[in-house]
Molecule: SAM riboswitch aptamer (S box leader)
Organism: marine sediment metagenome
RNA sequence: CUCAUCGAGACCGGCUGAGGGACUGGCCCAAAGACGCCGGGGCAACCUGCAGAGCUAACCACUCUGCGAAGGUGCCAACUCCUGCGGGAACCAACGUGGUUCACCGAUAGAUGAG
Numbered sequence: 001c002u003c004a005u006c007g008a009g010a011c012c013g014g015c016u017g018a019g020g021g022a023c024u025g026g027c028c029c030a031a032a033g034a035c036g037c038c039g040g041g042g043c044a045a046c047c048u049g050c051a052g053a054g055c056u057a058a059c060c061a062c063u064c065u066g067c068g069a070a071g072g073u074g075c076c077a078a079c080u081c082c083u084g085c086g087g088g089a090a091c092c093a094a095c096g097u098g099g100u101u102c103a104c105c106g107a108u109a110g111a112u113g114a115g
Stems, first nucleotide, its partner, number of pairs: 001115006011040005019029003023084001025082002041076003046072002049067006080109001085106003088102005
C1' cells in the first nucleotide's frame, strides 16, 4: 500500500502500584488494586485441514456452504464504549436557516488478519 472483518463470543491466580479506555469532547474502569507483565484457562475461526456445491469439456485456480481445532496470529469491560466529517428521519424553535434526539446510512480514523 491492497483486500476482508469489526451489535456475537470468551476469566482465574501471581507480581507490580496509578493511572487506563489510540486521539478530541463525553461517559466509564480504577487502592474492594484498574492498566501492564508472567503463568494457566477459555473464545473465535483470519491463515491452515477435510467434505460438498457453483464455475469448467475435464482438471487446476477461484467463489460459496458446512465440519474441525493440531499449528501461526488475534482476542477475553462497555457496539471499535459513544462521538468527530457528510447525509437521512422525528421533534422543538422560527425565516437567521438554528437546536435536540436516534440500535438510521455512508465517509474518515483506528484495530485484527492475509498478501